[in-house]
Context: one part of a larger RNA
């Protein structure tokens, strides 16, 4: 509590849609609510200023005038701004069209190598593991090798400070459906917009409920080692889980630790992705090279900013609108209460005390 802040010191909600609210493009006209001007009324007294008067003077008291009373009511006017109404415009926004773009989403089908297991053949004494070992597997024939089958999960290379998505996140192929931004055109609507308290939706991993599936991996657990001990690191097993279907939960260093939207800045340089355009070459290909514009994504860096690190047209620069949040450390994201949840817990969120 005015204010100053929020990348790293306390502080940007995980993300988006959107209600109320707040804020809002250009032109003309009208109204005159806000605003401004003038007049009238009212705006107690005391106090204040000036000039008198009274106490011997002064303080003090008292009289008159003025000022103050920043306000309220009413009336008349002004109309730039704000507001409202009407009419119009196209630079914001939306719709449309076009050819491209992408691991964007959902569902279904298919493929691939590896792995494990089973069966059959070959083959014989080890295999596995480690710093070294042992537990373990193996003469009921392992490891290895050949063939066949089954199963579940995953998707090497391409692959890239590449792409897409609001974020979480998304990577084999094909199809259907759904959605998207960019570019180009400038056909339509004509301010329809920005933000957004509440609300709603989505939201990794792990967790929970019910039903399946279960190859590999693997909390817990059990063995073997190590060690003074070893509830660990290492090794052998291995249940939940990881996977699928339907729900719940709603959190993360959910990070760019940087809210969203818009405008501006002489700036600039180097890559890269998408679209469009110009131009040269051409094997005439949806080709290659050079350049330009817009949009994205990175690196460097001028001015500026910053406590510095750094940032720097993708701002942390200069401004505007709206929201969220912070106000020494601990106690404490705790207690209590409320709301939500099956639970775990989530959310909201103190104080005493201490320093």
């Nucleotide at each position: 509590u005015u204010g100053g802040g929020c990348u790293u010191a306390a502080a940007g909600c995980g993300u988006c849609c959107g209600u109320a609210g707040c804020u809002g493009g250009c032109u003309g006209a009208a109204a005159c609510a806000g605003u401004c001007u003038u007049a009238u009324g009212u705006g107690a007294a005391a106090u204040a200023u000036u000039g008198g008067u009274g106490c011997u003077u002064a303080a003090c008291a008292u009289c008159a005038a003025u000022a103050c009373g920043u306000g309220c009511a009413c009336a008349a006017g002004a109309u730039a701004c704000c507001u409202u109404u009407c009419a119009g415009c196209u630079a914001g926004g939306g719709a449309g069209u076009g050819g491209g773009c992408g691991a964007g989403g959902u569902u279904a089908g298919g493929a691939g190598u590896a792995c494990u297991u089973a069966u059959a053949g070959g083959g014989u004494a080890g295999g596995a593991g480690u710093a070294a070992a042992a537990u373990c597997c193996u003469g009921u024939a392992a490891u290895c090798u050949u063939a066949u089958a089954a199963g579940g999960a995953c998707u090497a290379c391409c692959g890239g400070u590449g792409g897409c998505g609001a974020a979480g996140g998304c990577g084999c192929c094909u199809a259907a459906c759904c959605a998207g931004a960019a570019c180009a055109c400038a056909u339509c609507c004509g301010a329809c917009a920005g933000u957004g308290a509440g609300u709603g939706a989505c939201g990794a991993a792990g967790g929970c409920u019910a039903g399946g599936a279960g190859a590999a991996c693997g909390a817990a657990u059990c063995g073997g080692a190590u060690u003074a001990g070893a509830u660990a690191c290492c090794c052998g097993a291995g249940u939940a889980g990881c996977c699928c279907u339907a729900g719940c939960a709603g959190u993360a260093a959910a990070u760019u630790a940087u809210g969203u939207a818009g405008a501006c800045u002489c700036u600039g340089g180097u890559g890269u992705u998408g679209c469009a355009c110009u131009u040269a070459c051409c094997a005439c290909g949806a080709g290659u090279g050079a350049g330009u514009g817009c949009a994205g994504u990175a690196c460097c860096g001028u001015a500026g900013g910053g406590a510095a690190a750094c940032u720097g047209u993708u701002a942390a620069g200069u401004c505007u609108a709206c929201c969220g949040c912070c106000c020494g450390g601990g106690g404490a994201g705790u207690a209590c209460g409320g709301u939500c949840g099956c639970a775990a817990g989530a959310u909201u969120g103190a104080a005493a005390c201490u320093u």
The part of an RNA shown here (small-subunit ribosomal RNA, central domain) has 355 nucleotides and comes from a Candidatus Micrarchaeota archaeon. The source organism's lineage runs through Archaea, Nanobdellati and Microcaldota. The sequence was found in a public genome assembly. Its mean pLDDT, the model's own confidence on a scale to 100, is 86. Rfam family: Archaeal small subunit ribosomal RNA. Its Rfam clan is "SSU clan".